[in-house]
Order: sequence, then C1' cells, then structure tokens
RNA sequence: GCCGACUUGGCGCAAUCUGGUAGCGCAACUGAAUCGUAAUCAGUGGGUUGCAGGUUCAAUUCCUGUAGUCGGCA
Repeated sequence: GCCGACUUGGCGCAAUCUGGUAGCGCAACUGAAUCGUAAUCAGUGGGUUGCAGGUUCAAUUCCUGUAGUCGGCA
C1' cells in the first nucleotide's frame, strides 16, 4: 500500500441479511427473605448504536467519507 471483519449501557454480546418502540446475560441499585452475610426471589435505573454527512414518513440496519482495533496479502 491492498483486502476483509469488528465498533451497540460499566463488561460480554444480540438485533442489520428483509429499514418500523434497541434487547439478553453479568455487574450496579432498591426491596423481600435471613439472627446476620452470601446464595436465592422480585423490581429499578443506565444507550446521542465509533464519528460526520446523505437517502427515507422513518436508519443500529441502506449509501458516502473518516477514526480506531484485529486478521490476511505484498
């Protein structure tokens, strides 16, 4: 230099193909239960979907540019 994959709550990942309320687990917090703690059970909050534009009634999803990480080729 060229090619490909990935980037989504604190962490690990789905949803993208086929545009239509952004979800799951863990963690955190609150409560229940316990003499008490942990485990257990119930609930709550937390996301400008890497960034900047475009298309669209509507974009995590499609298009363009760009940044980062990883891998391959040279």
Transfer RNA from an uncultured Bacillales bacterium, 74 nucleotides, folded computationally. Its Rfam family is "tRNA". About the family: Transfer RNA (tRNA) molecules are approximately 80 nucleotides in length. Rfam classes the family as a transfer RNA. The sequence was found in a public genome assembly. Model confidence (mean pLDDT): 82 of 100.